[in-house]
RNA sequence: GCAGCUGUAGCUCAGUAGGAUAGAGCGAAGGAUUCCUAAUCCUUAGGUCGCAGGUUCGAUUCCUGCCAGUUGCACCA
Numbered sequence: 001g002c003a004g005c006u007g008u009a010g011c012u013c014a015g016u017a018g019g020a021u022a023g024a025g026c027g028a029a030g031g032a033u034u035c036c037u038a039a040u041c042c043u044u045a046g047g048u049c050g051c052a053g054g055u056u057c058g059a060u061u062c063c064u065g066c067c068a069g070u071u072g073c074a075c076c077a
Base pairs, nucleotide, nucleotide: 001073002072003071004070005069006068007067010026011025012024013023019057028044029043030042031041032040050066051065052064053063054062
């Protein structure tokens, strides 16, 4: 340099052939239980769905560019 894949909560990920309030597990906070801790149970908070544009009545989802990570190929003085 060329091609592919990935980017969604603090972490690991699901989701979607466009539709109404975006989810799970772990973790965090509060509570119940316990002599205390752990475990278990209940509740709560936490997201500009990588960034910027475009299409659309409507975009996490489609299109374009960019950024980051990753894999393969090429180059390799």
The RNA shown here (transfer RNA) has 77 nucleotides and comes from a Rickettsiales bacterium. Lineage of the source: Bacteria > Pseudomonadati > Pseudomonadota > Alphaproteobacteria > Rickettsiales. The coordinates come from a structure-prediction model, not an experiment, and the mean pLDDT is 81. Rfam family: tRNA. Rfam links the family to the GO term triplet codon-amino acid adaptor activity.